[in-house]
RNA sequence: GUGGAUGUAGCUCAAUCGGCAGAGCACUGGUUUGUGGCACCAGUGGUUGUGGGUUCAAGUCCCACCAUCCACC
Repeated sequence: GUGGAUGUAGCUCAAUCGGCAGAGCACUGGUUUGUGGCACCAGUGGUUGUGGGUUCAAGUCCCACCAUCCACC
């Protein structure tokens, strides 16, 4: 340089044919306990990598770019 894959919460990952962005762990508060842990209940947390485009509506479709990884040269 060429081709391809991946990018979503602090971490690991979902999200069907384009139709209200979620789960587990972690974190915060509470119940329980002499304290802690375990268990249970509730809650906080997101410019869906960046910038544009299409659409009534985009995590999802299109274009460019960035990062990581793979193959080829």
A computed fold for a 73-nucleotide RNA from a Candidatus Dojkabacteria bacterium, annotated as transfer RNA. The organism belongs to Candidatus Dojkabacteria, within Bacteria. Its Rfam family is "tRNA". The family's RNA type in Rfam is transfer RNA. Gene Ontology term of the family: triplet codon-amino acid adaptor activity.